[in-house]
RNA sequence: AGGCGAGUAGCACAAUUGGCAGUGCACCGGUCUCCAAAACCGGGGGUUGCAGGUUCGAGUCCUGUCUCGCCUGCCA
Numbered sequence: 001a002g003g004c005g006a007g008u009a010g011c012a013c014a015a016u017u018g019g020c021a022g023u024g025c026a027c028c029g030g031u032c033u034c035c036a037a038a039a040c041c042g043g044g045g046g047u048u049g050c051a052g053g054u055u056c057g058a059g060u061c062c063u064g065u066c067u068c069g070c071c072u073g074c075c076a
């Protein structure tokens, strides 16, 4: 340098044909308990890496770009 893959909540990951962005853990509050843990109930938390484009509508399609991983190659 080229090719492929990944990037979504603090962490790990979902999201079907383009049609309400969700689950678990963690966190906060409550029930329970002498206290805590566990269990149960409830709650907060999102620039879907970034910038554009297409579309009535984009996490999803297109273009550019950044980061990480893998593969191939170039120079020294």
Base pairs, nucleotide, nucleotide: 001072002071003070004069005068006067007066010025011024012023013022019056027043028042029041030040031039049065050064051063052062053061

Predicted 3D model of a 76-nucleotide RNA (transfer RNA) from an Abditibacteriaceae bacterium. It matches the Rfam family "tRNA". Rfam classes the family as a transfer RNA. The coordinates come from a structure-prediction model, not an experiment, and the mean pLDDT is 82.